RNA sequence: AUAGUUCUUCGGGGCAGGGUGACUUUUUUCCACAGGCCGGUAAAAGGCCGGAGAGGAGAAUUCCCUACCGGCGGUGACAGUCCGCGACCCGCUUCGGCGGCUGAAUUGGUGCAAUUCCAAUACCGACAGUAUAGUCUGGAUGAGAGAAGAAGUAC
Repeated sequence: AUAGUUCUUCGGGGCAGGGUGACUUUUUUCCACAGGCCGGUAAAAGGCCGGAGAGGAGAAUUCCCUACCGGCGGUGACAGUCCGCGACCCGCUUCGGCGGCUGAAUUGGUGCAAUUCCAAUACCGACAGUAUAGUCUGGAUGAGAGAAGAAGUAC
């Protein structure tokens, strides 16, 4: 130095500002005292609920404008959008894992070399909850690609 074994630690960021107002609550005016629902075989008893308009207050990190964020390895040069991996989800399982699924970028410039840099304009982001969520809350003090290190072993 390389390979393998065991172990330790680490291992994901993000709503600042404005608008709308589903819905909730409350005040008041008008209308009705009827009607609706439950109950019971049916009826009765009994129980529950008013309707419309106007005003006030609250109300979305989810909607609209805008803002912000970018896991790991690789790639001649630095990547959310290239090639892979992980996570979520689905199926199977001898519960060790295995298989499936898996989003999105162009143009110009520099350069030997960049879909990675610079400039411009775009685009993407699991599931559950909730007013429709990449950013809130939750599964998750979880899992994890992998990164760093330690101790044996082999050559």
The RNA shown here (FMN riboswitch aptamer (RFN element)) has 155 nucleotides. Of the family's consensus pairs, 100% are formed in the model. Rfam family: FMN riboswitch aptamer (RFN element). Gene Ontology term of the family: FMN binding. Model confidence (mean pLDDT): 81 of 100. The sequence was found by an Rfam model in a public genome assembly.